[in-house]
């Protein structure tokens, strides 16, 4: 979405955030597989700091300009093909927040965490690429 609530279920979105064993018994807890993320050599690179213009991760979320506690843009991202990837063209939205504690370029061994949350109707379109199924 299916009047609206409520429980169940089913199909989709946005994120790594899923599945699967066992234990608990509401909403968790361990393992474990899958996916994400940090720290870590040589080399090669940065040369610019020593609580001050501190740095530095995690996300797409960076910077600009105003009449500046707001609005306008804007790097970057989603969505709208239930299309798997690529381009173009419409439209439509987002462009946050918070984490480390003076410390961390890359980085093989190695070491370590996360596995959450929030969402929903509107139903664009062309062109190429592949894969799996039927006939």
């Nucleotide at each position: 979405c299916u009047a609206a609530a409520u429980g169940a279920a089913g199909a989709g979105c946005u994120g790594a955030a899923u599945c699967c064993a066992g234990g608990a018994c509401a909403g968790c807890c361990u393992g474990g597989a899958g996916c994400g993320g940090g720290g870590g050599a040589a080399c090669u690179u940065c040369u610019u700091u020593u609580u001050c213009u501190g740095g530095g991760g995690u996300g797409a979320a960076u910077c600009g300009c105003a009449u500046u506690u707001u609005g306008c843009g804007u790097a970057g991202g989603g969505c709208c093909u239930a299309u798997a990837c690529c381009u173009u063209u419409g439209g439509u939205c987002c462009g946050a927040a918070u984490c480390c504690g003076u410390c961390a370029a890359c980085u093989a061994a190695c070491c370590u965490c996360g596995u959450a949350a929030g969402c929903u109707a509107a139903g664009a379109a062309a062109g190429g690429u592949g894969a799996a199924a039927a006939u």
c-di-AMP riboswitch aptamer (ydaO/yuaA leader) from Dehalobacter sp., 135 nucleotides, folded computationally. RNAcentral holds the sequence, with entries from Ribocentre. NCBI's taxonomy places the organism under Bacteria, Bacillota, Clostridia, Desulfitobacteriaceae, Dehalobacter.